[in-house]
Molecule: transfer RNA
Organism: Clostridia bacterium
RNA sequence: GCGCCCGUAGCACAGCUGGAUAGUGCAGUAGAUUCCGAUUCUAAAGGUCGGGGGUUCGAAUCCCUUCGGGCGCG
Numbered sequence: 001g002c003g004c005c006c007g008u009a010g011c012a013c014a015g016c017u018g019g020a021u022a023g024u025g026c027a028g029u030a031g032a033u034u035c036c037g038a039u040u041c042u043a044a045a046g047g048u049c050g051g052g053g054g055u056u057c058g059a060a061u062c063c064c065u066u067c068g069g070g071c072g073c074g
Base pairs, nucleotide, nucleotide: 001073002072003071004070005069006068007067010026011025012024013023019057029043030042031041032040050066051065052064053063054062
């Protein structure tokens, strides 16, 4: 330099034939339980879907560009 893959909550990930308020587990917070904890249960919170632009009535999803990471080739 060229090609392919990945980037979604603090962490690990799902969602990618475009459609309904963007989800799950863990962690953290509050509450219940307990003499106090652990465990368990309940609830709420937490997101510019890496950034920017475009297509579309509508984009995490499609297109372009760019950044970061991984793999392969030279």